RNA sequence: GACGAACGCUUGCGGCGCGCUUACACAUGCAAGUCGAGCGAGAACCAGUCCUUCGGGACUGGGGAAAGCGGCGAACGGGUGAGUAUCACGUGGGUAAUCUGCCCUCGGCACUGGGAUAGCCCGGGGAAACCCGGAUUAAUACCGGAUAGCCUCUCGAGCCUUCGGGCUCGUCAGAAAAGGUGGCUUCGGCUUCCGGCUGAGGAUGAGCCCGCGGCGGAUUAGCUUGUUGGUGGGGUAAUGGCCCACCAAGGCGACGAUCCGUAGCUGGUCUGAGAGGACGAUCAGCCACACUGGGACUGAGACACGGCCCAGACUCCUACGGGAGGCAGCAGUGGGGAAUCUUGCGCAAUGGGCGAAAGCCUGACGCAGCGACGCCGCGUGCGGGAAGAAGGCCUUCGGGUUGUAAACCGCUUUCAGGAGGGACGAAGCCACUCGGGUUAAUAGCCCAGAGGGUGACGGUACCUCCAGAAGAAGCCCCGGCUAACUCCGUGCCAGCAGCCGCGGUAAUACGGGGGGGGCAAGCGUUGUUCGGAAUUACUGGGCGUAAAGGGUGCGUAGGCGGCUUUCUAAGUCGGAUGUGAAAACUCUGGGCUCAACCCAGAGCCUGCAUCUGAAACUGGAGAGCUAGGGUUUUGGAGGGGAAAGCGGAAUUCCAGGUGUAGCGGUGAAAUGCGUAGAUAUCUGGAGGAACACCGGUGGCGAAGGCGGCUUUCUGGACAAAUACCGACGCUGAGGCACGAAAGCUAGGGGAGCAAACAGGAUUAGAUACCCUGGUAGUCCUAGCCCUAAACUAUGGAUACUUGCUGUGGGGGGGAUUGAAGCCCCUUGUGGCGAAGCUAACGCAUUAAGUAUCCCGCCUGGGGAGUACGGUCGCAAGGCUGAAACUCAAAGGAAUUGACGGGGGCCCGCACAAGCGGUGGAGUAUGUGGUUUAAUUCGACGCAACGCGAAGAACCUUACCUGGGCUCGAACGGCUAGUGACAGGCGAUGAAAGUCGUUUUUCCCGCAAGGGACAUUAGUCGAGGUGCUGCAUGGCUGUCGUCAGCUCGUGUCGUGAGAUGUUGGGUUAAGUCCCGCAACGAGCGCAACCCCUGCCUUUAGUUGCUAACAGGUCAAGCUGAGCACUCUAAAGGGACUGCCGGUGAAAAACCGGAGGAAGGUGGGGACGACGUCAAGUCCUCAUGGCCUUUAUGUCCAGGGCUACACACGUACUACAAUGGCCGGUACAAAGAGUCGCAAACCUGCAAAGGGGAGCCAAUCUCAAAAAGCCGGUCUCAGUUCGGAUUGGAGUCUGCAACUCGACUCCAUGAAGCUGGAAUCGCUAGUAAUCGCUGAUCAGCAAGCAGCGGUGAUACGUUCCCGGCCAUGCACUCACCGCCCGUCACGGCGACUCGUAGC
Repeated sequence: GACGAACGCUUGCGGCGCGCUUACACAUGCAAGUCGAGCGAGAACCAGUCCUUCGGGACUGGGGAAAGCGGCGAACGGGUGAGUAUCACGUGGGUAAUCUGCCCUCGGCACUGGGAUAGCCCGGGGAAACCCGGAUUAAUACCGGAUAGCCUCUCGAGCCUUCGGGCUCGUCAGAAAAGGUGGCUUCGGCUUCCGGCUGAGGAUGAGCCCGCGGCGGAUUAGCUUGUUGGUGGGGUAAUGGCCCACCAAGGCGACGAUCCGUAGCUGGUCUGAGAGGACGAUCAGCCACACUGGGACUGAGACACGGCCCAGACUCCUACGGGAGGCAGCAGUGGGGAAUCUUGCGCAAUGGGCGAAAGCCUGACGCAGCGACGCCGCGUGCGGGAAGAAGGCCUUCGGGUUGUAAACCGCUUUCAGGAGGGACGAAGCCACUCGGGUUAAUAGCCCAGAGGGUGACGGUACCUCCAGAAGAAGCCCCGGCUAACUCCGUGCCAGCAGCCGCGGUAAUACGGGGGGGGCAAGCGUUGUUCGGAAUUACUGGGCGUAAAGGGUGCGUAGGCGGCUUUCUAAGUCGGAUGUGAAAACUCUGGGCUCAACCCAGAGCCUGCAUCUGAAACUGGAGAGCUAGGGUUUUGGAGGGGAAAGCGGAAUUCCAGGUGUAGCGGUGAAAUGCGUAGAUAUCUGGAGGAACACCGGUGGCGAAGGCGGCUUUCUGGACAAAUACCGACGCUGAGGCACGAAAGCUAGGGGAGCAAACAGGAUUAGAUACCCUGGUAGUCCUAGCCCUAAACUAUGGAUACUUGCUGUGGGGGGGAUUGAAGCCCCUUGUGGCGAAGCUAACGCAUUAAGUAUCCCGCCUGGGGAGUACGGUCGCAAGGCUGAAACUCAAAGGAAUUGACGGGGGCCCGCACAAGCGGUGGAGUAUGUGGUUUAAUUCGACGCAACGCGAAGAACCUUACCUGGGCUCGAACGGCUAGUGACAGGCGAUGAAAGUCGUUUUUCCCGCAAGGGACAUUAGUCGAGGUGCUGCAUGGCUGUCGUCAGCUCGUGUCGUGAGAUGUUGGGUUAAGUCCCGCAACGAGCGCAACCCCUGCCUUUAGUUGCUAACAGGUCAAGCUGAGCACUCUAAAGGGACUGCCGGUGAAAAACCGGAGGAAGGUGGGGACGACGUCAAGUCCUCAUGGCCUUUAUGUCCAGGGCUACACACGUACUACAAUGGCCGGUACAAAGAGUCGCAAACCUGCAAAGGGGAGCCAAUCUCAAAAAGCCGGUCUCAGUUCGGAUUGGAGUCUGCAACUCGACUCCAUGAAGCUGGAAUCGCUAGUAAUCGCUGAUCAGCAAGCAGCGGUGAUACGUUCCCGGCCAUGCACUCACCGCCCGUCACGGCGACUCGUAGC
């Protein structure tokens, strides 16, 4: 795109078409009759006459029903598609092998006789259908005789021929309705029209035969006995095994016989650019069929849809004896089905049958009805109309959109409705009347003459009028493909879906609303078919790796085939003729108002046949040629094949000698062997198998394959050179042969090796890998098997197309004394590469390039190389080779990453070396868990867990219980009221609060009033530590201070992408240098900033004190000074700058000098592109959702502090490098007025009293501690350790009960160095010692800082991170992907089984 469609929703009108799937069964009606001008008889009814028992009857005439004889028709028309793979159909031919009623033309003829019979009547049988007997009768019914031009047939002769024919002559036999009708008649007959017989011809129709054409299966390969042919006969209209007898043994088939399945064929229809594909409704041609099967009769024609006979199934009637029937005719019924109509009108038209005609018949046909089933046409209004109304929807709240849409104003009236007109057209023809012609004629017949009559449709078409916008729009879609977007609801639910795919709380994809898009009386869905699909490829595909080259050769059929020439004309090309039905299709024109539809003309029908012409090419015939191919001669190379024989090394075994305790084996072992003497070693022997070195991308072979040596037999290739044959060639379906290993059969053989098997190990297991053994087998002979990653994953042949280089064989050239090196030709075999090809990888004269020929093979993955069938095999199994079902992929090549119990390089407390810890104890703290009214919440590997918490008794506080408030604890706007609010007092209460009472504003203005402020009431906003960190911003963690991450332009690639950024060095570093199709650049690195280490300058108090002076018990205490230290500001200094070596003349590295410092001096701040949907909605901000007398807010109390447990992080210890006591020394960095607080006094102490000084280089905190000196303790659960508990206190604070810190006295627990495991650290670091600060009323074992004392690394195999190249089936990326069993359910098949039946 299309449809004979169906289904869903919807539906105003008309025209033209179309409308059973069960060839299932059918009620009822109709669908084939007609002719009285062929014949006899003749009902009802009418008229007349007669008779009558008055009921009626008889006869005559008219009339003509039903039935009968006879003729023609019924073989057409109508239906259906079962069967049929067939001369059934299509197309073109043949019939000298035939027939043809009615029709047309021409010729001839129609004489004379006869006997029956149906009907009717009578009788009989039967339920019926129907049948029987008797009597009578007619014909255009039937039967004789005559005639015979012509015809048929028998026999004979001649001529022609397309050869069963035609023409001519003779001979035998064979046929008729004296009919019907009209007119005239002298009644003898004549004549008109119709009809009859015979012959010839025509036309039409039919039969038979032939060429060619149109389907699936080879898992159908052989079929055939009337089969194939002949002779003779029968039969037919006619040929023929069509049938029969006899004879012969043929006929068909790979160009697909036979068999199976499917199917009516065609013109055409749909689709397609075409070629093609699919189909064969309606219309038209042919065929076949008529309940199923068979048969004939009649006839011009049938083997007969509405005929007959027989058989069968089914249905119906029956009096049970018998009968009847055939809708695949039109309607209609049941059934079936997703599904397909009225038991209509009419013969008016067209057509058909009969008839002389009128006419009759006609479910053919013409019409109407039903059905949007299809095609076509029309309408549902048109113009104006912005306040862009209301309403709806959305919104950034401004508005937007629906939308000129509506309302409203004006206009029109198709269609539908009503009324009227309209028998328009469709009608041409025709009985009858008139006229004309023909005729002897007034019959009859003829005429484009005149009059008159005939319509189912039809209440039609068409025209006019009436009324009024009045009665008339839906369906699908809106994620992409694909035109059309938003809101709400829902929350992997409900659902959607043609493919991809949507839906798990912001869904343009589900459902609804609004809006939009498409089509429109329809719109969607389903089904089918063609297209797109070059996705079966003729036009027009492929086979190295995606599916696909047969394992290899020989060769049959077939296909294809070198050069020259002659002939031919099959193919091929041209011309002509015939045919190719009509319709359809295309064009042109015409008719319905248009269109659909219909009509006419032309084109087309690409085909077939015949005649004729051409001869280039293909084919055929003849003659020739030598370039393909083959033969001959000579020569050398070779693991080519077969057979026989021979050889040495080695393993094993046997015998003997020497010799002693192990051997063997492995990652390590064990099994095993060995004191009965192994292994080792020497000598001798046996036996089997395989042939080291040479040995090589070297050789040979068709492939499989072939390797010691010799001999015999034998195949092929190659080179050189002549001669000969003369296309003898290439390929090759079937076929035949060969065909590794394993395997099989029989017989041998058996050293080593070695499936199975055994043992030992390994392991969670180990039916494996490893070890010790070991049987088939491996070997030989004979015979099978026939497979393979049988691979170059690349069939064979021929020709052509730049090159370089290695190697095997042969030959030639020049040079040389000669060989080799050198050059050339040829034949093999390799490497690299040009053009070209390729999806890329790659191939590239050994093509995967350019071409030709032939063969094989492919057509998504799985199922499956399975099943069934066939065939081969002893078997194993091979060859051939599906389907159901299922998936939306499977696959190739290449790219980027990630990954690898793969490789290389390198760095880092990554490992190693070492020090100290954790894990054990007690306590502290955080977490899990549990508990609880609540134990608020968050953080969860590293990168949560002394984390948010730089400080939970109340507060904090978010949690719980209870008591309160509702414009609210804080804020803004508006409206209204009040003049205050605050404060004081009282009551109540746990407080918050509630109630009562009391006092009471400011500014402007004369006033009214206004404003400010406060408050009350109301309202719009509030408030929320409620949810979503997976809607977000910001901030942060982590990889990681790792050295990386990118861009522009260019280049390469079809592309993803690559290059740069890789490589050689070097560095802490993508740091730098060199090289390079790259050249540059950016973010990172480094540097710039801060602290610290040295120096200088400036400055000199509160700091410092060298010199001078004063002064003290002492003391920078004082004068004085600013030199030093220090303070704090500015500078300097270090840059591989210098020297030597290494390196590439580089970068750089190593060493050295100088220097306070040396190769980034040390530390900090600083964190690339990105990753982890990492963390945080409870810092803050913020979308959406939720809440609003509560999830908000106030208050009291409680909780966050619970405690069988588990984990993390810390502190203190377990002691003598120690504890305790006494004495004594040395810091840095900080903090302090809501503060730090000295001296002095009290208290054992915490602390209290006291208050100098200090807003601080001045005063204070402040004592530094480890250390050093002295003493004591003496290895003990202790003079270690300090938990726990009792008592007494201090301080802070409204308040230390839950729940603070500290002090004193008493108590003195566990713990004696910590299992598996695990952490930190490389220098002023670890370890150890104390000090300070933030938070803070108080509370530090935590955190952030400060200084004091002050230790070890051979190195890079392994774990984590980085770079390069590699493999990959991974790419939410190895915590990946993925396979099989089982557990559970469904279906199917099979097997076993107890008991019972």
Small-subunit ribosomal RNA from an uncultured bacterium, 1397 nucleotides, folded computationally. The RNAcentral record of the sequence draws on ENA and SILVA. Rfam family: Bacterial small subunit ribosomal RNA. Gene Ontology terms of the family: ribosome and structural constituent of ribosome.